[in-house]
RNA sequence: GGCUCGGCUCUACGCAGCGGGUGUCCUUUGAAUCGGGUCAGGCCGGGAACGGAGCAGCCCUAAGAAGAACUAUCCGGGUGCCGUAGAUGUCCGGGUCUCC
Numbered sequence: 001g002g003c004u005c006g007g008c009u010c011u012a013c014g015c016a017g018c019g020g021g022u023g024u025c026c027u028u029u030g031a032a033u034c035g036g037g038u039c040a041g042g043c044c045g046g047g048a049a050c051g052g053a054g055c056a057g058c059c060c061u062a063a064g065a066a067g068a069a070c071u072a073u074c075c076g077g078g079u080g081c082c083g084u085a086g087a088u089g090u091c092c093g094g095g096u097c098u099c100c
Base pairs, nucleotide, nucleotide: 001097002096003095004094005093006092007091008089009087010086011085012084013083014082015080016079018076019075020074021073022072023070024069026067027066028065029064035060036059037058038057043052044051045050
C1' cells in the first nucleotide's frame, strides 16, 4: 500500500418507549329563557266540585367542561444501538498478501 472482516458515522424500514391529539367506557359537573317531567305559592274559569295555563323549587337529560381507566389509532423527535438492509470514510482494531 491492496483486499477483507468488525467497531464507530450516516440513511431507510421495522420494533419498543416518550410527549401530544382523537376514539370507547366510568365518575363528577352541567339549561334564568329558546329540553322534558312534577309543579308549592299565586293567576284564570266556575255557585261549587273541580279544571286550566304555569313561575320558583326539585328530578332526569342534552350540548359542553373536568378527572381516571382501557385498548385502538394518528402526529412528532439530536429517545434506544433493539433487529434487518444499504451507503460511506479523514477514524479505530483484526486477518491476509505484496513492496521498501
Predicted 3D model of a 100-nucleotide RNA (Bacterial small signal recognition particle RNA) from a Planctomycetota bacterium. Of the family's consensus pairs, 96% are formed in the model. The coordinates come from a structure-prediction model, not an experiment, and the mean pLDDT is 77. A source record names the gene ffs. Rfam family: Bacterial small signal recognition particle RNA. The family's RNA type in Rfam is non-coding RNA gene. Gene Ontology terms of the family: SRP-dependent cotranslational protein targeting to membrane, signal sequence recognition and signal recognition particle, plasma membrane targeting. A reference for the family is Rosenblad et al. (2003), "SRPDB: Signal Recognition Particle Database", Nucleic Acids Res. Lineage of the source: Bacteria > Pseudomonadati > Planctomycetota.